[in-house]
RNA sequence: UAAGAGUUUGAUCCUGGCUCAGAUUUAACGCUAGCGGUAUGCAUUACACAUGCAAGUUAAACUGUUUUAUUUAGAAUAGUAGCGAACGGGUGAGUAAUAUAUUAUUUUGUACCUAUUUGUUAGAAAUAAAGUAUUGAAAAUAACCUUAAAUUCUUAUAAAGUUAUAUUAUUAAAUAUAAUGAAAAAUAUUUUGAAUAUUCAAUUUAUUGCAUAUAGAUCAAAUAAUAUCAGAUUAGCUUGUUGGUAAUUUAAUAGAUUACCAAGGCAUAUAUCUGUAGUUGUUCUUAGAGGAAGUACAACCACAUUGGGACUGAGACAAGGCCCAAACUUCUACGGAAGGCAGCAGUGGGGAAUUUUGGACAAUGAGCAAAAGCUUGAUCCAGCAAUACCGCGUGUAAGAAGAAGACAUAUGUUGUAAAUUACUUUUAUUUAGGAAUAAUAAUAACAUUUUGAAUGUACUAAAUGAAUAAGCACUGGCAAACUACGUGCCAGCAGCCGCGGUAAUACGUAGAGUGCAAGCGUUAAUCGGAAUUAUUGGGCGUAAAGCGUGUUUAGGUUGUUUUUUAUGAAGUAACUUAAAUACUAAAGCCUAACUUUAUUUUGGUUAUUUUACUAAAUUACUUGAGUAUAAAAGAGGAGAGUAGAAUUCUAUGUGUAGUGGUGAAAUACGUAAAUAUAUAGAGGAAUACCAAUGGCGAAGGCAACUCUCUGGUUUAUAACUGACACUGAUACACGAAAGCAUGGGUAGCGAACAGGAUUAGAUACCCUGGUAGUCCAUGCCCUAAACUAUGUCAACUAAUUAUCAGAUUUUUUUUGGUAGUGAAGCUAACGCGUUAAGUUGACCGCCUGGGGAUUACGAUCGCAAGAUUAAAACUUAAAGGAAUUGACGGGGACCUGCACAAGCGGUGGAUGAUGUGGAUUAAUUCGAUGCAACACGAAGAACCUUACCUACUCUUGACAUCUAUAGAAUUUAUUUGAAAGAAUAAAGUGCCAUUUGGAACUAUAAGACAGGUGCUGCAUGGCUGUCGUCAGUUCGUGUCGUGAGAUGUUUGGUUAAGUCCUAUAACGAACGUAACCCUUGUUUUUUGUUGCUAAUUUGCACUCAAAAAAUACUGCUAAUGAAAAGUUAGAGGAAGGAAAGGAUGACGUCAAGUCCUCAUGGCCCUUAUGAGUAGGGCUUCACACGUCAUACAAUGGUUUUUACAAAAAGUAGCGAUCUGUGAGGAUUUAGCUAAUCUUUAAAAGAAAUCUUAGUUCGGAUUGUACUCUGAAACUCGAGUAUAUGAAGUUGGAAUCGCUAGUAAUCGUAGAUCAGAAUGCUACGGUGAAUACGUUCUCAGGUCUUGUACACACCGCCCGUCACACCAUGGAAGUGGGUUUUAUUGGAAACAAUUUUUGAUUGUCAAUAUAAAGUUCAUAACUGGGGUGAAGUCGUAACAAGGUAGCCGUAUCGGAAGGUGUGGCUGGAUUA
Repeated sequence: UAAGAGUUUGAUCCUGGCUCAGAUUUAACGCUAGCGGUAUGCAUUACACAUGCAAGUUAAACUGUUUUAUUUAGAAUAGUAGCGAACGGGUGAGUAAUAUAUUAUUUUGUACCUAUUUGUUAGAAAUAAAGUAUUGAAAAUAACCUUAAAUUCUUAUAAAGUUAUAUUAUUAAAUAUAAUGAAAAAUAUUUUGAAUAUUCAAUUUAUUGCAUAUAGAUCAAAUAAUAUCAGAUUAGCUUGUUGGUAAUUUAAUAGAUUACCAAGGCAUAUAUCUGUAGUUGUUCUUAGAGGAAGUACAACCACAUUGGGACUGAGACAAGGCCCAAACUUCUACGGAAGGCAGCAGUGGGGAAUUUUGGACAAUGAGCAAAAGCUUGAUCCAGCAAUACCGCGUGUAAGAAGAAGACAUAUGUUGUAAAUUACUUUUAUUUAGGAAUAAUAAUAACAUUUUGAAUGUACUAAAUGAAUAAGCACUGGCAAACUACGUGCCAGCAGCCGCGGUAAUACGUAGAGUGCAAGCGUUAAUCGGAAUUAUUGGGCGUAAAGCGUGUUUAGGUUGUUUUUUAUGAAGUAACUUAAAUACUAAAGCCUAACUUUAUUUUGGUUAUUUUACUAAAUUACUUGAGUAUAAAAGAGGAGAGUAGAAUUCUAUGUGUAGUGGUGAAAUACGUAAAUAUAUAGAGGAAUACCAAUGGCGAAGGCAACUCUCUGGUUUAUAACUGACACUGAUACACGAAAGCAUGGGUAGCGAACAGGAUUAGAUACCCUGGUAGUCCAUGCCCUAAACUAUGUCAACUAAUUAUCAGAUUUUUUUUGGUAGUGAAGCUAACGCGUUAAGUUGACCGCCUGGGGAUUACGAUCGCAAGAUUAAAACUUAAAGGAAUUGACGGGGACCUGCACAAGCGGUGGAUGAUGUGGAUUAAUUCGAUGCAACACGAAGAACCUUACCUACUCUUGACAUCUAUAGAAUUUAUUUGAAAGAAUAAAGUGCCAUUUGGAACUAUAAGACAGGUGCUGCAUGGCUGUCGUCAGUUCGUGUCGUGAGAUGUUUGGUUAAGUCCUAUAACGAACGUAACCCUUGUUUUUUGUUGCUAAUUUGCACUCAAAAAAUACUGCUAAUGAAAAGUUAGAGGAAGGAAAGGAUGACGUCAAGUCCUCAUGGCCCUUAUGAGUAGGGCUUCACACGUCAUACAAUGGUUUUUACAAAAAGUAGCGAUCUGUGAGGAUUUAGCUAAUCUUUAAAAGAAAUCUUAGUUCGGAUUGUACUCUGAAACUCGAGUAUAUGAAGUUGGAAUCGCUAGUAAUCGUAGAUCAGAAUGCUACGGUGAAUACGUUCUCAGGUCUUGUACACACCGCCCGUCACACCAUGGAAGUGGGUUUUAUUGGAAACAAUUUUUGAUUGUCAAUAUAAAGUUCAUAACUGGGGUGAAGUCGUAACAAGGUAGCCGUAUCGGAAGGUGUGGCUGGAUUA
């Protein structure tokens, strides 16, 4: 000292990217701001710079001048001279190695400094300044004359060195001799002498110089090794280049330079070229390994406007020096001059962005000087900036009326917070005091004295007084923190996911809260998380990823064994690794940051020790590998030849009208004789059966038979060699199909093409033809789903089955292959599993989100097509794998249903009724809209209803509660008005009572509020429809799976049924099913009026009614079945397998329906969207649709006549009787509050007539006259009588209902209701036909399969075209940068020569021209790509996606795409 989270899905696991939380910064921006300490502060234009300062010093080197004071003496200064100015300070342009870092080497020099040695002799000359004085605008400067020195020159002596000679020695060197070979003095002081003072000479001591030599130190120079960014779409580079000889140059080595000779040197361990970059100590981050960076401080390097050059000097090729060239700026009298802030300040410019034209040499250091001292923008200080780090403060305690306000609101929160009371004084202000830094300095020592920019600062004390001091961001998840209002896919937010379309914790505001805090947040950038480049520490069957295959070079790796060495390796010791930084421990500033001290510190080098491993050399071995011998199998390859079957064509014969083809057709062939059939011939291509899960080959691939040549493999023997091996970048070879070139060949098939179909179209699928091609030879091409989507080699790890080739044989065992199932193990799962995807080792190749992109550019190859190699901009939050549950399939299997079929009757045609759409209207109120709206809400619109329209009215309201006042309530009348209403008059005084008043009601007034059939059924409750009375939907525990999930619920039977049985890792359970309930059918018992019966004293037998029971359960028999469940048949029985019918509706689906039943959130209206009244409308009418009624007639109509029900209703009612042709009516009115009374049943039966016709069918429409209800019947009711007598003669495509007391048909009643049913609900009468069966249609269920769907096929999704925007490729060109080469040019400088105050030659910078390379920018036009809620055309893919799809290739087409050829399964179905 190591943390994770969000985001792909309906959900899951995995792969994989994107994003977040952390730390950091020479930062900037926004809002805000009290103080202090310590640091830091042009990252951009190495852009241009006004002004001032940044390097001087020495008068004790010399000459001169000025000046103070004038006795000595001191100060300043021009010039000459010495030392310094090569340091210090700045910057990072260049530089990828003339750099830097580490380690090592020694051939070199070194001013000042240190130690040692020896000296410091004798002379001479010039020159500056000054003086005279020329030219010039200036800068500057010519000439003449004079002069000094520690200036310069000569000389004496001397060391090293050098040269020459000699000797010794013989790679080296030593000795001797000769020649050559330095210098500068000064100051103070002591003593002596000379001379008048003053000076001169000698001398002592001290100090500072100068010269010579040696050594050291310091600082430099040179060399070597190692390390040091990216690009191969940069693979070859180099001619002083590599080496040698001899010279030159240098302090010194060296091709550093020159001449000659040789032809080398470097490079895939990345040369050369291109781009980028100062390097390091270190800094940031990280658990570490790593990654990123090189600001401040420190070391080194490089540079000083750009380029070149030398001079001086110990040191430079010199930042505040010189010469030249170039650009720029300034001055100018136009003739010429001057300049270089990347020193400190500062200015302009650039930029998101970076400070004062400050103080002082007091300290530290530097230069000079003998020293005092002078100088120093180095430095020390101050100023500006929250730029960073660190520290402090903005108060503390008490205080509940829990104040006001604000916000919220059922209670509340802000909140002890405030006010208020008490206390404290860091900070602040004022006043007073007040440092250290200054001493181990300077000197041999002692003593005395002096010096502060910062600074009246830090600090100390006192006084005053809570007084002077809080913001920023956030609050959907990640991620700590939530409410209200506003807004309404708008405005806006957003790091990712995403939020906003009227109830936003996501926008804006407020309140509240959370986090940090003198800061907070944002942006930019780095590391981390990211094991997301994986050395530590990843992968490649299907997710991205194994080269198409083999052979081989380099390289990497490598069996057993002996000995030696010691390459790596390991141990010990030493040196180095600058300081700072960092760690640890201390110390000093009150603390901290900061500063200081000590310790430690992954590297490198040297010495030495060890020898297991590794390496090098060496000795052997046989097990790896190979060889030999003997056998074996095989579609292995190449060449030559041969064969039979079939297709086609040709000839001839037979034979006659069709053939062919398809889903159906047509094009096509055929009377010029086809097809068919027989015989003969021609030609090309391919090789049935055998044949297989088989065999061979490196892969591609290989199939009739025979021959020739030839490669590899296997087995056995264990004879030979003795590690000879494995892998394999580059390289080489092979490499299906298509395609290309040349020449052949061409039977069949068959891209393109033509025709015919299909179709909305059909550039397709289908059909008829048909060219390239397919075949051969030769040469190219070099790609495929070239797949086992699985690199090669080796070792190890259970079994078993089948099969091929061997050996051994007797059963068997064993070697090498090919397939199946499976242990362990692995895997995300699927799956793999001795033929590994298991466990290990060796080597190679490849991958790093999706798209852009199997692309562009460049390069190589190719005849071409094209192949190989291979980016970026931009865009995007996913793309993807496996598996799960559903849903879906023009996938499969099974099952059910009036689903079809078999039947009966209808609808669709007519007339009418009714509802809807549409149209109309002032209004035609509103809702319901596939099944599942449309005789539905509505069980009944003339007014009312009524919600709509018009007109007239009301405004606390028609309705509710509260307050106040008045009045009982209430009734009547008059006027006006369409009415509502308005105005007026009169009558009336009740009940309780505590005598104030109260209850109920009415009126008036004010406001809280009422009211709303106004909106939202997509905010809701409740209710309802539908799938569907379909048989399903789930749970607990257990088990399986990483998980979503599975199992149970599946199998085999069976059932109406997830009904039951059986099997079974399941065992049980719940909601449904069934049953319980009601009705009907049979019987029994009890009771018996109003019923039945009887007929008069009835009775309860029957019918019936009410109640209570019984009965039916596959119980019995037989067969079948598995022994079960059950099924089939039968018996008995009123009824038989659910006896019939009803009620009963699982989990859920459809944002299904309803805010206009009711309830209800939110929004909206409030003299109106509320309320009242009158009239109108909902009843309209070219048309369309649905549902019904009546018909079209003889199974009928009409007339007469005779029978038989059930159920229901009835007092504001049903109403007998009577009456009227009738609807009705009626005054008297019977009966009935109902088993009592009321209500003709009809069809049916009998008789007669009509006689097939628009009728004696049908009844619409209309006239006249009436009836009833009701204030009211015009808009707009129903009915009656009479007259009238439309359409219609059984209904196209299509479509509906029904399986038995059913359909069909006949009538009856009821609800609603004043009146108004052909609707609805219920009732009974008469009463059929058919069902072989499950192929098809529809719907549903179960299992299974595929899926790119999950809003779930009304899904998803591809490409062209059109539009907008974005980046990018090509492009006639155009314009820059840079490099190279050639030529030009030739300043200063250096060298050489000699014509020597100069000239020439050589080298050479800038410059100019040309060519070539490379790179950047730009461009008419043009190519594709990407992005973009609702554009156009089609529908290519996903299901068998409706022609299975995909890969390579060729060709064609608006487009997706089609077709040919070869390949793959990553294809369903069938078996």

Background: The RNA shown here (small-subunit ribosomal RNA) has 1471 nucleotides and comes from Candidatus Vidania fulgoroideorum. The sequence is in RNAcentral, with records from ENA and SILVA. NCBI's taxonomy places the organism under Bacteria, Pseudomonadati, Pseudomonadota, Betaproteobacteria, Candidatus Vidania. The coordinates come from a structure-prediction model, not an experiment, and the mean pLDDT is 82.